Predicted 3D model of a 114-nucleotide RNA (FMN riboswitch aptamer (RFN element)). The sequence was found by an Rfam model in a public genome assembly.
[in-house]
RNA sequence: GUAUGUUCUCGGGGCGAGGUGAAAGUCCUCACCGGUGGUAAAGUCCACGAGCCGACAGGCUGAUACGGUGUAAUUCCGUAACCGACGGUAUAGUCCGGAUGAUAGAGAAUUUAU
Numbered sequence: 001g002u003a004u005g006u007u008c009u010c011g012g013g014g015c016g017a018g019g020u021g022a023a024a025g026u027c028c029u030c031a032c033c034g035g036u037g038g039u040a041a042a043g044u045c046c047a048c049g050a051g052c053c054g055a056c057a058g059g060c061u062g063a064u065a066c067g068g069u070g071u072a073a074u075u076c077c078g079u080a081a082c083c084g085a086c087g088g089u090a091u092a093g094u095c096c097g098g099a100u101g102a103u104a105g106a107g108a109a110u111u112u113a114u
Stems, first nucleotide, its partner, number of pairs: 001114003005110006016030004031094002033084002035048004043082002051060003064080005086097003
């Protein structure tokens, strides 16, 4: 270094301003945010987790274009867009709740083998 087992730790961000109203962090205008692995660095590609349905097996599940550079980019740069579970409440990606939860995974220590 590689493989294997064990233990531990980590593991989701965001409403600020104005308007309407009896009431809105929920509506309207502007603002803000982006889990994990893969791949030229990705919320929008491929896959996974979360979420929802189901007795199980299993199933369902959001969104990007154009131009530039380059061997290579829907990932970088420029411009303009778009998307966001369930329950609660004046209609919620951003508030409260399930959740001091769970998980994709990441890291560290260590065992054994080589």